[in-house]
Context: one part of a larger RNA
RNA sequence: GGCAUACGGUGAAUGCCUUGGCGUUAGGAGGCGAUGAAGGACGUAGGAGCCUGCGAUAAGCUCGGGUUAGCUGGCAAACAAGUGUUUGACCCCGAGAUUUCCGAAUGGGGAAACCCCAUCCUGGUAAUGCGGGAUGACCGAAAGGGGCCAACGAGGGGAACUGAAACAUCUAAGUACCCUCAGGAAAGGACAUCAAUUGAGACUCCCCUAGUAGUGGCGAGCGAACGGGGAAUAGCCCAAACCAGUUUAGUGUAAGCUUACAGGCGUUGCUAAGCUGGGGUUGUAGGGCGUACUGGCUAUCGACUGUAAUCGGUAGACGGAGUUACAAAGUGUUGAUUUAGUGGAAGCAGCUGGGAAGCUGCGGCGUAGAGGGUGAUACCCCCGUACACGAAAAGUCAACGCCUCCGGAGUACGUUCCUGAGUACGGUGGGACACGUGAAACCCCGCUGGAAUCUGGGAGGACCAUCUUCCAAGGCUAAGUACUACCUAGCGACCGAUAGUGAACAAGUACCGUGAGGGAAAGGUGAAAAGAUCCCCGAAAGGGAAGUGAAAUAGACCCUGAAACCGUAUGCCU
Numbered sequence: 001g002g003c004a005u006a007c008g009g010u011g012a013a014u015g016c017c018u019u020g021g022c023g024u025u026a027g028g029a030g031g032c033g034a035u036g037a038a039g040g041a042c043g044u045a046g047g048a049g050c051c052u053g054c055g056a057u058a059a060g061c062u063c064g065g066g067u068u069a070g071c072u073g074g075c076a077a078a079c080a081a082g083u084g085u086u087u088g089a090c091c092c093c094g095a096g097a098u099u100u101c102c103g104a105a106u107g108g109g110g111a112a113a114c115c116c117c118a119u120c121c122u123g124g125u126a127a128u129g130c131g132g133g134a135u136g137a138c139c140g141a142a143a144g145g146g147g148c149c150a151a152c153g154a155g156g157g158g159a160a161c162u163g164a165a166a167c168a169u170c171u172a173a174g175u176a177c178c179c180u181c182a183g184g185a186a187a188g189g190a191c192a193u194c195a196a197u198u199g200a201g202a203c204u205c206c207c208c209u210a211g212u213a214g215u216g217g218c219g220a221g222c223g224a225a226c227g228g229g230g231a232a233u234a235g236c237c238c239a240a241a242c243c244a245g246u247u248u249a250g251u252g253u254a255a256g257c258u259u260a261c262a263g264g265c266g267u268u269g270c271u272a273a274g275c276u277g278g279g280g281u282u283g284u285a286g287g288g289c290g291u292a293c294u295g296g297c298u299a300u301c302g303a304c305u306g307u308a309a310u311c312g313g314u315a316g317a318c319g320g321a322g323u324u325a326c327a328a329a330g331u332g333u334u335g336a337u338u339u340a341g342u343g344g345a346a347g348c349a350g351c352u353g354g355g356a357a358g359c360u361g362c363g364g365c366g367u368a369g370a371g372g373g374u375g376a377u378a379c380c381c382c383c384g385u386a387c388a389c390g391a392a393a394a395g396u397c398a399a400c401g402c403c404u405c406c407g408g409a410g411u412a413c414g415u416u417c418c419u420g421a422g423u424a425c426g427g428u429g430g431g432a433c434a435c436g437u438g439a440a441a442c443c444c445c446g447c448u449g450g451a452a453u454c455u456g457g458g459a460g461g462a463c464c465a466u467c468u469u470c471c472a473a474g475g476c477u478a479a480g481u482a483c484u485a486c487c488u489a490g491c492g493a494c495c496g497a498u499a500g501u502g503a504a505c506a507a508g509u510a511c512c513g514u515g516a517g518g519g520a521a522a523g524g525u526g527a528a529a530a531g532a533u534c535c536c537c538g539a540a541a542g543g544g545a546a547g548u549g550a551a552a553u554a555g556a557c558c559c560u561g562a563a564a565c566c567g568u569a570u571g572c573c574u
Stems, first nucleotide, its partner, number of pairs: 001573009015559001016524002020495002022492007029484002031148002039102003042055003046079001049075003061096006070083003107116003117136007138145002152183001153181005163170001167217001193200002204231005214222002235476003238420001242278010256265002258309006283454001285419003288415007297316007318407005330402010341389003347362005363380002365369001371383003425449007435461001456471005511518002531558001535544003
């Protein structure tokens, strides 16, 4: 020096564990903010730090409710000083008070958490300085707005890498990204839609139709609809004609003032425009107006006066409807539910062991044998579980009532009345439609031209005829659909500390960067600290011995403790 064996050191793998994650289901909630948010700075406890809570009333104040014998948050024990025990502390829930400074930040400024003012009220001073309170940004007529927030939504803009085995049309893709705005969903939505000679009947979403018909340097690729089956269902309101009222302008004494007769009035009437109320809302056209007819509970008022007729208004009865659209705001009762909680069955002995829940014996409960804990594996020890109860206060939902709103319909005939205009549509240039200009309809936009008015107009994939079908140029609308930052309850052939979140620990921390930004490592004594008094060696660290403990090769660098690597002892070889 090598090999072998034994015993160690170092080292951290492995095994076991889980406070933390990941995914997912159901329900809730879907917003917060000038009444100052989200997020922070600085403070705040008897005592230094971090976290949590809170705000100069500062780990808290008041009221109501629940539950209870202890309590003064965690790391984190001990001390000190207190406080409570049925006159109810601490804790939990509901409502309120306080809530420094910064931050949309909003009196002005500013290098955030700071500086400096004005006006009014007030305290104080001999007076000034000084202290306290309120008001003072901008936009908007006002109400109100502004900022923050995970995804989902609508609109306005809008790439490139890439693919085409290069690349330019094309693709990627109307994707990523940027901006604006909104809601608990948003958008869309009651046919100027389809269909095809039969018909369907708003919109949205899903499954087929179908990778079909098409489109395409007919390359790469892109890619419907009709129709069928489901989910869910809900339909409405204006503009206009016409009538009435009112305001303004014009006209200027006669038409007119419901009709008949008599009397009377005349700033009345007529025309135009605006506003308000009624009316009215569609395509086998509908509506208005005029005439005629059928039908209609009561009271009251009006239409210049009187009488009669006629017409209209108001109120009640009756009937109907209603707060998600179709008008709109509440309120009460009852019930359900959310935010604290309550009750909740049934086991002992012996043995092994440090310890019984294990084993043995004999029992019990079960609408509860889900789960967790307890010194090893517990239905009957503890917390719970099944089941059954519970709210002073605040919230949500439902039903009913109060309440609110609406109400005469129809037929026939006639009619010179109305039915969304710089619109439809043409030309041209684009976009979007699965559809790349193509034979290219339909839809939308820029420029330019520019209709018809129901004997009207659009569509049916150039265009024309016939036929069919619908009624644009105004608006509202729940459900079915999308998503989950957040709350509650559960689940997992998900992970188990190099995994699972970056983060099981003082983690978006330490640290790095001027900054935008980047971004770790790090879990485990034991059942219980019972965490090792005293003595010895040593400067200490550390060790020995004693003691605790089932175990100390469980001693805090602490469960298990592999390998590399380093030793000690013994044997053999050189």
Large-subunit ribosomal RNA, domain I from uncultured delta proteobacterium HF0070_10I02, 574 nucleotides, folded computationally. The RNAcentral record of the full RNA draws on SILVA. Its Rfam family is "Bacterial large subunit ribosomal RNA". The source organism's lineage runs through Bacteria, delta/epsilon subdivisions and Deltaproteobacteria.